[in-house]
Molecule: Bacterial RNase P class A
Organism: Mycobacteriales bacterium
RNA sequence: CGAGUUGGCCGGACGGCCGCGUCGACGUCUCUGGAGGCGUCGCCGAGGAAAGUCCGGGCUCCGAAGGGCAGGGUGGUCGGCAACACCGACCCGGGGUGACCCGCGGGAAAGUGCCACAGAGAACAGACCGCCCGGCGCGAGCCGGGCAAGGGUGAAACGGUGGAGUAAGAGCCCACCAGCGCCCGAGGUGACUCGGGCGGCUCGGCAAACCCCACCCGGAGCAAGGUCAGACAGGAAGCGCUCGAGGGCGGCCCGCCCGAGCUUCCGGGUAGACCGCUAGAGGCUGUCGGCAACGGCAGUCGUAGAUGGAUGGCCGUCCGAUCCGGAACUCGUUCCGAUCGACAGAACCCGGCUUACAGGCCAACUCGUCCG
Numbered sequence: 001c002g003a004g005u006u007g008g009c010c011g012g013a014c015g016g017c018c019g020c021g022u023c024g025a026c027g028u029c030u031c032u033g034g035a036g037g038c039g040u041c042g043c044c045g046a047g048g049a050a051a052g053u054c055c056g057g058g059c060u061c062c063g064a065a066g067g068g069c070a071g072g073g074u075g076g077u078c079g080g081c082a083a084c085a086c087c088g089a090c091c092c093g094g095g096g097u098g099a100c101c102c103g104c105g106g107g108a109a110a111g112u113g114c115c116a117c118a119g120a121g122a123a124c125a126g127a128c129c130g131c132c133c134g135g136c137g138c139g140a141g142c143c144g145g146g147c148a149a150g151g152g153u154g155a156a157a158c159g160g161u162g163g164a165g166u167a168a169g170a171g172c173c174c175a176c177c178a179g180c181g182c183c184c185g186a187g188g189u190g191a192c193u194c195g196g197g198c199g200g201c202u203c204g205g206c207a208a209a210c211c212c213c214a215c216c217c218g219g220a221g222c223a224a225g226g227u228c229a230g231a232c233a234g235g236a237a238g239c240g241c242u243c244g245a246g247g248g249c250g251g252c253c254c255g256c257c258c259g260a261g262c263u264u265c266c267g268g269g270u271a272g273a274c275c276g277c278u279a280g281a282g283g284c285u286g287u288c289g290g291c292a293a294c295g296g297c298a299g300u301c302g303u304a305g306a307u308g309g310a311u312g313g314c315c316g317u318c319c320g321a322u323c324c325g326g327a328a329c330u331c332g333u334u335c336c337g338a339u340c341g342a343c344a345g346a347a348c349c350c351g352g353c354u355u356a357c358a359g360g361c362c363a364a365c366u367c368g369u370c371c372g
Base pairs, nucleotide, nucleotide: 001368002367003366004365005364006363007362008361009360010359012318013317014316015315016314017313018312020045021044023042024041025040026039027038028037029036030035031034047343051354052353054352055351056350057349058348059221060220061219062218066254067253068252069251071217072216073215074214075213076090077089078088079087080086091105092103093102094101095100106212107211111210112209113206114205115204128151129150130147131146132145133144134143135142136141159177160176161175162174163173178202180199181198182197183196184195185194186193187192225275226274227273228272234266235265236264237263238262239261246258247257248256282301283300284299285298286297287296288295289294319341320340321339322338324337325336326335327334328333329332
């Protein structure tokens, strides 16, 4: 210098004018305290994803929710965390020269099922071409039997190489190798790795097919839930009052509790205010422990809370960008002008994941070439 890998960060700045929302102060009006309306001034007022609502929790209420069934989820190991389908480190498999990346990574020698097309045959194998033996035939060939080495099909064809053997052949036998199962030794917390021995000779794939194994999960959600205020008018039919309707109860059952009202139809009324509401498993800095995720300690920082739902618009200067136009010259730079500055927007709150994103910055590492 070129090509890359990984991680992190920013995501316009300043000023002026106008506008909107919460809160505070003052003034004024209304009703009785207290609150509300209007006006003026002041402080503050979106994000890295506020998004999708896909996981996990806090919080709230519901039988404080016990057991069983059903259902759902997770799935290498060890850690981290409030928890997780998240994060870290490691193991195994695959890819890359490498930094590094990817894995929906328990069980297929429990059982059932499936394996398109092609092919003779797709899982207690099989025989299309072929090879060999016998018979018939002048012959092309046909018939019977043996074989599975070679060819062909396929994503996948029931170990590989060499030898012995044979009519031709074959784990039929032998050597080595690969793989499988069992045992022993060593290392590691563990997944697993390394080494040795024995065995029978080989056993396909799919579990995001059913299923099996281990572990986890009660349900619904801030329109949760609570307080206050306010309105109304009843009528008809059916069932039931301990031989018990109905309800708590939201998949079911067991079990527990309440129990005199319940259901349907017609008619009538309301749809306001406040609390919940934002300081939380919080951020940053230092230090200690740890490979790391993270944790301990100390210091420090900190004003969104709308409810038809505020957080916006215009102008100026600057910054950044541009297959845009013009000018200058030292010919790839400068100046002037124009255009553009993304994705998107809180709604109970956190931790993640995923997706969207103009443009830009930083750090560490790898490979190649050249120079020292």